[in-house]
Context: one part of a larger RNA
RNA sequence: CUGGGCGUAAAGAGCGCGUAGGCGGAUGGGCGCAUCCCUAGUGAAAGCCCUGGGCUCAACCCAGGGAGGUCUGGGGCGAUGGCGCGUCUGGAAGGCAGCAGAGGCAGAUGGAAGUCCCGAAGGAGUGGUGAAAUGCGUAGAGAUCGGGAGGAACACCAGAGGCGAAGGCGAUCUGCUGGGCUGACCUUGACGCUGAGGCGCGAAAGCCAGGGGAGCGAACGGAAUUAGAUACUCCGGUAGUCCUGGCCGUAAACGAUGGCUACCAGAUGCGGGGGGCUUCAACCCCCUCCGUGUCGCGGCAAACGCGAUGAGUAGCCCGCCUGGGGAGUACGGCCGCAAGGCUAAAACUC
Numbered sequence: 001c002u003g004g005g006c007g008u009a010a011a012g013a014g015c016g017c018g019u020a021g022g023c024g025g026a027u028g029g030g031c032g033c034a035u036c037c038c039u040a041g042u043g044a045a046a047g048c049c050c051u052g053g054g055c056u057c058a059a060c061c062c063a064g065g066g067a068g069g070u071c072u073g074g075g076g077c078g079a080u081g082g083c084g085c086g087u088c089u090g091g092a093a094g095g096c097a098g099c100a101g102a103g104g105c106a107g108a109u110g111g112a113a114g115u116c117c118c119g120a121a122g123g124a125g126u127g128g129u130g131a132a133a134u135g136c137g138u139a140g141a142g143a144u145c146g147g148g149a150g151g152a153a154c155a156c157c158a159g160a161g162g163c164g165a166a167g168g169c170g171a172u173c174u175g176c177u178g179g180g181c182u183g184a185c186c187u188u189g190a191c192g193c194u195g196a197g198g199c200g201c202g203a204a205a206g207c208c209a210g211g212g213g214a215g216c217g218a219a220c221g222g223a224a225u226u227a228g229a230u231a232c233u234c235c236g237g238u239a240g241u242c243c244u245g246g247c248c249g250u251a252a253a254c255g256a257u258g259g260c261u262a263c264c265a266g267a268u269g270c271g272g273g274g275g276g277c278u279u280c281a282a283c284c285c286c287c288u289c290c291g292u293g294u295c296g297c298g299g300c301a302a303a304c305g306c307g308a309u310g311a312g313u314a315g316c317c318c319g320c321c322u323g324g325g326g327a328g329u330a331c332g333g334c335c336g337c338a339a340g341g342c343u344a345a346a347a348c349u350c
Base pairs, nucleotide, nucleotide: 003322004321005320006319007304008303012318014201015200016199017198021194022193023192025088026087027086028085030083031082033081034080036076037075038074039073040072041071042069048066049065050064051063052062053061054060091191092188093187094186096183097182098181099180103177104176105175106174107173108172109171110154115149116148117147118146119145120144125136126135162169163168206247207246208245209244210243211242215241216240220236221235222234223233258317259316260315261314262313263312266295267294268293269292270291271290272289273288274287275286276285299306300305323350324349325348332343333342334341335340
């Protein structure tokens, strides 16, 4: 450079915003840059292709013809792309009227449970296991009742349910705030798609500083089990788990499936909206848009399976793969307080 690929064989970046770039709707003129045609010039020789010839053939050599270009000048065409001018509404955005929701942030409030403390009453066990023991308890435990403290999480509702770009989000109320869907078709008039770099977000664990600490609980101590038991079980228990601020930037960050658009049988469930039907009404039923599941035709697929939420048919843009091990490692660079992260080989070997 080219080809084939990326659900499970190697391969979709964890997710978004967006820069450059690439790509881009309908229509009417204009230009003629790309593109195409004609013509002239040039494109040394050798080489390459064709024809003929010379060494006994061939290689090799000789002669003639031809091809070969982001080339230059002149002329032409006006489709497609491009540039510039005008117009349009279907893409996109906005306005208006409604709607659903654990979307985000902050503040306030609540009950259940567990633990601890105090008090009452009571008197020998309790706890735990396969069975036990360590543990707790006559300095009064456990069980029961009353009072109090403090932390974390929010039973039922709850659903194959909803929301969010992903991570993720679940008590109640209030404030602030993001996104989405539907309806009529009012406004702008291609304002669009994607997105190398870049910037931001990003579970858990981990790190720094300060708080907090009920329960749980790495490490650790003990009791068991066992040949041993650096485990599984049990009794304890520190970091941590929680809050504020700042780092880290990873994951089976998964739908192991990048984003956008158009097209291509249906059936059935759930969530949100609109319309029709209904006596004005709810419900049922029918139509329709959006989301979320299951099954399935054509089609696709190595099979499994996918199947309007495509892994179907096409187009545009980005990322990524190119035998296994060595290795997501070494070295270097960048980032980080560190842990480490990102980028990323080779020798050797099969």

A computed fold for a 350-nucleotide part of an RNA from an Acidobacteriota bacterium, annotated as small-subunit ribosomal RNA, central domain. The RNAcentral record of the full RNA draws on ENA.